[in-house]
Context: one part of a larger RNA
Order: sequence, then structure tokens, then C1' cells
RNA sequence: CCUAAGGGAACUCGGCAUUUUAGCAGCGUAUCUUCGGUAGAAGCUGUGCCUGCGUUUCACAACGCAGGUUUCAAUAACAAGGGGAGUCGGACUGUUUAACAAAAACACAGGUCUCUGCUAGCCAGCAAUGGUUUGUAUAGAGGCUGACCUCUGCUCACUGCGAGUAGGUGAAAAUCUGUUUCAACGGAUCUAAGCCCUCGUGAAGAGCGGGCCUAACUCUGAGGCUCUCACGGUAGCGUAAUACCUUGCCGGUUUAUUGCCGGCUUGCACCAAGGAAGUAACUUGAUUCCCACUGUCCCUAGGUUCAACCAA
Repeated sequence: CCUAAGGGAACUCGGCAUUUUAGCAGCGUAUCUUCGGUAGAAGCUGUGCCUGCGUUUCACAACGCAGGUUUCAAUAACAAGGGGAGUCGGACUGUUUAACAAAAACACAGGUCUCUGCUAGCCAGCAAUGGUUUGUAUAGAGGCUGACCUCUGCUCACUGCGAGUAGGUGAAAAUCUGUUUCAACGGAUCUAAGCCCUCGUGAAGAGCGGGCCUAACUCUGAGGCUCUCACGGUAGCGUAAUACCUUGCCGGUUUAUUGCCGGCUUGCACCAAGGAAGUAACUUGAUUCCCACUGUCCCUAGGUUCAACCAA
């Protein structure tokens, strides 16, 4: 590397690997959908050569119809998709650890916040000067998020940032003054920023409770009382890439399932741009199932080539 009867994933962490499929033409094509797609969905059929006729063409070719004919097999070699369904992540095409990681990481279009009116802001430099830029807020820089759809709740007490009037505090200098004089020193007055103080700000850093009782079966608790805080987690989702207990409970899948999917949900310790929940398309991503297929296996065997070894 080739081939294997019967079985066909029983192998294994896992169908890893191998096989299957394959070109072209005709028919046909679900669900979902951002109406573009999904889609070569799936699935079925045909395919060589020869003769005659027809269509078309300037011609070559191509196509169609009717017959004939060979093989196990006609895209006979080479070449050449296995397919379907569910869930999770990331929207996508891209990028990455040159030489163990290609991914759910990075980027991305889009969103939003902050700074900046140009001698700008940001960056490099001690500086001169330079970049952004021979640009000018539809611009440039920085942070976070990451298509799209529905949305993005409450808290300014702490920290940060912004603004600010009166007052308080507030260094040196200056002024006045004390020690008989000078000096040094002391006291007082005045006072910048800052801080105290006041207000604002969450797509700024962050945070988002506990106890007791209660409805005419029971259960539950709409409701009440109370402590406390700046506010007490809203919508949505939820045993989750997040759930300790946990193999939660119920249903489906299997002969049998710590799996997967759908529900429930008392969330050890989800939660709204460190974004929340959905989502067609895409994906060398993670995971489960089905069909087809097979030496993965039952269970090994035979062969070809090469190497090593042995003998001549």
C1' cells in the first nucleotide's frame, strides 16, 4: 500500500483513521429566512459506440427524436461533495502564538462615551522641530462594546471626573509689628491652586439586603410589620461555556444514557455596552443524534513493494 465472507461503530474519550459520495445533463427540492439565501438541500434518472432523420449555424460544433449494438461496469483509467437533524459560542470575509494552541481569542462594519475651534487635542523629542496634516468637529485622538432585531432598569453613599457662590483652611513673597538698635527669629494681615463645602455625572471605576407574620382543606403568599442601606437585581434568561448540593425533578431519545434535547426553576455564585435576550447566513470551533458507508471492531487472514536479518 492492496483485498477481504458474515456482521456494521459492537472499536474508541470521541467514527480518530479509512471507506462511502463525486464530472456533466434532466427532473425535483423541506424547514427557516435579514426574501439575498438556505440549495449542488434532500431525492430520482440519464451518460459508451453505430445508423437514419430533424432543429440551429456561414462553417465547425451543439441539441433533439427513432432504431441498432458491446460490457459486470460507458464522467468504465485519471480527476471528482458523504448527507441530514438538534444545541452552544462567535454575526459575517479576515487575523494570530515563524517552529506543540487557528479558537469561543484579535480584528471588523455598526453603537456609544470623553477630549479637541487649530499656535487644537493626542503622540515623539531636553529643545529646535516633527507625526496626525498640507487634515479642520460629516475631522482627529482615546476608552468600552461589537452585524442585525427587541432592549439597555435602580443607585452619585465611596472612588474618579466636571462645575461652583459665600464661608473655612491654605505656602512663599509682600505689608504691618515685637524683642533697646542691626541681624536672625516670632506675631499679625493678605492670599493661588488644592482640600473642606455645594451641585452634577453610570455605554465613568463600581454597587444593586435581612427578619417575622398573613387568604374559610393544604400549599403558596397578592398583603402587613420591622431593621437597615446610596439603591436594594427591573426586563429578559436560567441546573447554563455560569448550579456547590447534582446523575436536581418531569418529558423525549436508548434494550439500557453521569450524555443530548425540551420544560420546570428554591440563580452555592445570571443579568442588562466587563452589554441582556433572540437571530437567517457563515464556521478546519464545542457537543448530541440519525441515514449511508466501511478491517475502527468481532478476528484476524492473504497479497505487493521496500528495509533488517539468515543462508548460498

This is a predicted structure of a 312-nucleotide part of an RNA (large-subunit ribosomal RNA, domain IV) from an archaeon. The full RNA is in RNAcentral, with records from ENA.